Molecule: c-di-GMP-I riboswitch aptamer
Organism: Geomesophilobacter sediminis
RNA sequence: UUCCGAUAAAGGUAAACCUCGGGAGACCGGGGGACACAAAGCCACGGGUCCUACCCAGAGAUGGAAGGACAGCCGGGUUGCCGAA
Numbered sequence: 001u002u003c004c005g006a007u008a009a010a011g012g013u014a015a016a017c018c019u020c021g022g023g024a025g026a027c028c029g030g031g032g033g034a035c036a037c038a039a040a041g042c043c044a045c046g047g048g049u050c051c052u053a054c055c056c057a058g059a060g061a062u063g064g065a066a067g068g069a070c071a072g073c074c075g076g077g078u079u080g081c082c083g084a085a
């Protein structure tokens, strides 16, 4: 240094839920709160899941197109703390 991940050490993040705000919505941000997490740091590249105000078709249900969201769904890329076996 790489791989790896301890009943180690120092820390870190923060699910559900409550609350305030943004959004048509998925969801996001602030505060509280801790289910968990060795990358649950970051990135929409691949797969997957979710949303649908606007546009097109339709009497409607709905469908299509297009766009959006999720990194704590999986894979991948990239950066990082510590150093037992």
Stems, first nucleotide, its partner, number of pairs: 004083002012037002017032006035072001041078003045075003048070005055064003